[in-house]
RNA sequence: GGAGCCGGCCAGGCGGCCGCGCCCGUGCCGUGGGGCAACCCACGCGCGGGUGAGGAAAGUCCGGACUCCGAAGGGCAGGGUGCUGGGUAACGCCCAGGCGUGGUGACACGUGGCAAGCGCAACAGAGAGCAGACCGCCGGCGGGUCCGCCUGCCGGCAAGGGUGAAACGGUGAGGUAAGAGCUCACCAGCGCGGCGGGUGACCGUCGCGGCUAGGCAUGCCCCACCCGGAGCAAGGCCACGCAGGGACCACGGCGGCCCGUCGACAUGGUCCCGGGUAGGCCGCACGAGGCGUCGGGUGACCGGCGUCCCAGAGAGAUGGUCGCCACCCGUGGCCGGGCAACCAGCCACGGGGACAGGAUCCGGCUUAUCGGCCGGCUCCUCCC
RNA sequence: GGGCCGGUAGCGCAGUCCGGCAGCGCACCUCCAUGGCAUGGAGGGGGUCGUGGGUUCAAAUCCCAUCCGGUCCACCC
Numbered sequence: 001g002g003a004g005c006c007g008g009c010c011a012g013g014c015g016g017c018c019g020c021g022c023c024c025g026u027g028c029c030g031u032g033g034g035g036c037a038a039c040c041c042a043c044g045c046g047c048g049g050g051u052g053a054g055g056a057a058a059g060u061c062c063g064g065a066c067u068c069c070g071a072a073g074g075g076c077a078g079g080g081u082g083c084u085g086g087g088u089a090a091c092g093c094c095c096a097g098g099c100g101u102g103g104u105g106a107c108a109c110g111u112g113g114c115a116a117g118c119g120c121a122a123c124a125g126a127g128a129g130c131a132g133a134c135c136g137c138c139g140g141c142g143g144g145u146c147c148g149c150c151u152g153c154c155g156g157c158a159a160g161g162g163u164g165a166a167a168c169g170g171u172g173a174g175g176u177a178a179g180a181g182c183u184c185a186c187c188a189g190c191g192c193g194g195c196g197g198g199u200g201a202c203c204g205u206c207g208c209g210g211c212u213a214g215g216c217a218u219g220c221c222c223c224a225c226c227c228g229g230a231g232c233a234a235g236g237c238c239a240c241g242c243a244g245g246g247a248c249c250a251c252g253g254c255g256g257c258c259c260g261u262c263g264a265c266a267u268g269g270u271c272c273c274g275g276g277u278a279g280g281c282c283g284c285a286c287g288a289g290g291c292g293u294c295g296g297g298u299g300a301c302c303g304g305c306g307u308c309c310c311a312g313a314g315a316g317a318u319g320g321u322c323g324c325c326a327c328c329c330g331u332g333g334c335c336g337g338g339c340a341a342c343c344a345g346c347c348a349c350g351g352g353g354a355c356a357g358g359a360u361c362c363g364g365c366u367u368a369u370c371g372g373c374c375g376g377c378u379c380c381u382c383c384c
Numbered sequence: 385g386g387g388c389c390g391g392u393a394g395c396g397c398a399g400u401c402c403g404g405c406a407g408c409g410c411a412c413c414u415c416c417a418u419g420g421c422a423u424g425g426a427g428g429g430g431g432u433c434g435u436g437g438g439u440u441c442a443a444a445u446c447c448c449a450u451c452c453g454g455u456c457c458a459c460c461c
Base pairs, nucleotide, nucleotide: 001380002379003378004377005376006375007374008373009372010371012325013324014323015322016321017320018319020052021051022050023049024048025047026046027045029044030043031042032041033040034039054355058366059365061364062363063362064361065360066231067230068229069228073259074258075257076256078227079226080225081224082223083097084096085095086094087093098111099110100109101108102107112222113221117220118219119216120215134161135160136157137156138155139154140153141152142151143150144149169187170186171185172184173183174182188212190209191208192207193206194205195204196203197202235282236281237280238279244273245272246271247270248269249268250267251263252262253261274461275460276459277458289308290307291306292305293304294303295302296301327352328351329350330349331348332347333346334345336343337342385457386456387455388454389453390452391451394410395409396408397407404441412428413427414426415425416424434450435449436448437447438446
């Protein structure tokens, strides 16, 4: 100098003018209400002050808090997760590690079990699941012959060819009529046993064995662990208002079933038709909270101390415009560094600034996003 | 705000459970029959299976992500 890998952060700033939501204060202001009155209350308006979206507020894909189903259990069914250990309120998230694959590397991606069982594999191909003689190789008995060979029958063979996504270890030697883990050596892989290391996944090593057991579990399934259902339109209080009727079913309550349990002897549930209100308050903003610092831990994270208060609405508020500065891109000019590729500075003009917006609240994941900044690491080349 | 369903030819749908050539009806095109049209008969064309990725030899189908559309919900008698 070039090419890359990983992680974290920001999401323009300042000022002028015009606007929006909520809260507090205020007024010789307006409207309405209350009070004998002084005065008070509500709304509007004016003035003053405070405050006002995100890294994803999104998708609603997971997990929780919270609330109701009267409280709490067991089994079956159903659903989810899936190497190991840890973190956490919990998770399908995060951290660390093991193994495999890819990459020169930083690093990335994947991950229970098909030698438990069942099932699946179109087309091609002789044969597709403990397979298979189509071509081929070899032996025996015949026939023909132009002596090159051709051909019939009966057998043997998985070495070679060919088909396929996939054809039942690889190389070499021995062996044989030809062959074959048939035998042997080495290599790959598997199982069993011992020893050593590790919490564990697993790793290392020694011995024995049969020679080899194919793929798919994001097919059924097996194993281990987890899971009751619904959702803030949950749910509670107040106000206003009306009109109930019919069918079916039945003990009801945890929401697929059974058991158990609780409450019951007279009502309860589902559906349909009809009628009424669709107003206010709470839930609802102090929280697994933010920031700083110290300590523990490889890390995710945890603990102590200090400090801060930070949207809460009508399912509806954060904007517009102008100026200056900063940033990025393009073009042109002025030079500069370098052999070159290229890099850097100043000035002028033109252009650009994304994705997108809370609605009960948190922890994650995923997706969208103009651009910029910072840190760590790897490889190549050159110089000292 | 929350729950649930769907996307396959121009239109309406099947196939998805349990992976193996993407089909049916109407519509469209050509031919026959008719003097001509309709009806009828014979033949034919037309598909990013919403989009992207993964598993697999193989994906409309299984898994993940994403886009679009539809539907339901409060309280009282």